[in-house]
Predicted 3D model of a 103-nucleotide RNA (c-di-GMP-I riboswitch aptamer) from Coprococcus eutactus. The prediction has a mean pLDDT of 76. Of the family's consensus pairs, 95% are formed in the model. NCBI's taxonomy places the organism under Bacteria, Clostridia, Lachnospirales, Lachnospiraceae, Coprococcus.

RNA sequence: AUAAAUAUUUAGUAAACCCGUUGAAAAGCGGUGACACAAAGCCAUAUGGGUCUAAGGUCUGAAAACAGAGAACUGUUUCGGACUAUGACAGCCGGUUGCAGUA
Numbered sequence: 001a002u003a004a005a006u007a008u009u010u011a012g013u014a015a016a017c018c019c020g021u022u023g024a025a026a027a028g029c030g031g032u033g034a035c036a037c038a039a040a041g042c043c044a045u046a047u048g049g050g051u052c053u054a055a056g057g058u059c060u061g062a063a064a065a066c067a068g069a070g071a072a073c074u075g076u077u078u079c080g081g082a083c084u085a086u087g088a089c090a091g092c093c094g095g096u097u098g099c100a101g102u103a
């Protein structure tokens, strides 16, 4: 420097549930708790793939209310639907760094 088939020891991380807290949500953080993990260290900017959410935005409705118009209708608000990341996930794949021991 490179590699990953395997044993022991010592340490490390901590899924789900529950509680608190931040957030529109996904989810994050703290506590509790261990399903697991040899990179469950780091990276969400490898402008990588994938997954989750949709506040805001765009479009839409044989829905509701209000306002305007001679009428067709139009506008605003509420409610619902579709799409959308600029929000998330590294314990999905991946990228990257790396201790001891062994070869």
Base pairs, nucleotide, nucleotide: 002103003102012037013036018031019030020029021028022027035091041096042095043094048093049092050089051088052087056084057083058082059081060080061079063078064077065076066075067074068073